Model confidence (mean pLDDT): 79 of 100. c-di-GMP-I riboswitch aptamer from Bacillus salinus, 58 nucleotides, folded computationally. Of the family's consensus pairs, 100% are formed in the model.
[in-house]
RNA sequence: GUACGAGAAGGGCAAAGCCGUUGAAAAGCGGUGACGCAAAGCUAAAGGGGCUACUGGA
Numbered sequence: 001g002u003a004c005g006a007g008a009a010g011g012g013c014a015a016a017g018c019c020g021u022u023g024a025a026a027a028g029c030g031g032u033g034a035c036g037c038a039a040a041g042c043u044a045a046a047g048g049g050g051c052u053a054c055u056g057g058a
Base pairs, nucleotide, nucleotide: 012037013036017032018031019030020029021028022027
């Protein structure tokens, strides 16, 4: 310098369910599991929603 290769490779996270455990509950943790996610990874700054409990009302 040219050609080929990312329409990769290597991987990561991980739902529901089930089992165990903690809790009055919401739910958390661990194991299993694999619905899915290139953000279902990271960082900064604040903010919002749902659920349970308590109080009050009907």
Its Rfam family is "c-di-GMP-I riboswitch aptamer". Rfam's curators write: GEMM was predicted in a large-scale screen for bacterial structured RNA regulatory elements. Lineage of the source: Bacteria > Bacillota > Bacilli > Bacillaceae > Bacillus.